[in-house]
RNA sequence: ACCGAUAAAGGCAAACCUGUCGUAAGGCAGGGACGCAAAACCAUGGGUCCAUGAUGAUGGAUCGCCAGGCUGCCGAAG
Numbered sequence: 001a002c003c004g005a006u007a008a009a010g011g012c013a014a015a016c017c018u019g020u021c022g023u024a025a026g027g028c029a030g031g032g033a034c035g036c037a038a039a040a041c042c043a044u045g046g047g048u049c050c051a052u053g054a055u056g057a058u059g060g061a062u063c064g065c066c067a068g069g070c071u072g073c074c075g076a077a078g
Stems, first nucleotide, its partner, number of pairs: 002078001003075002011036002016031006034064001041069002044067003047062006
């Protein structure tokens, strides 16, 4: 460095509920845990979703859909 343990210290938080922002997708906060070795960050490529509009396209969302970029804790076996 790759890698990922019935390890250790921790971390994050799906669905759902409440409040709030947004036309919407969805975001934020609190509760709550389905799970996660990057379930930290980045919208770059692809996918999916929303709005407008037409048959072109434009704007937005999703990183816990896939890939990629980049950074971080630990050190079993190999």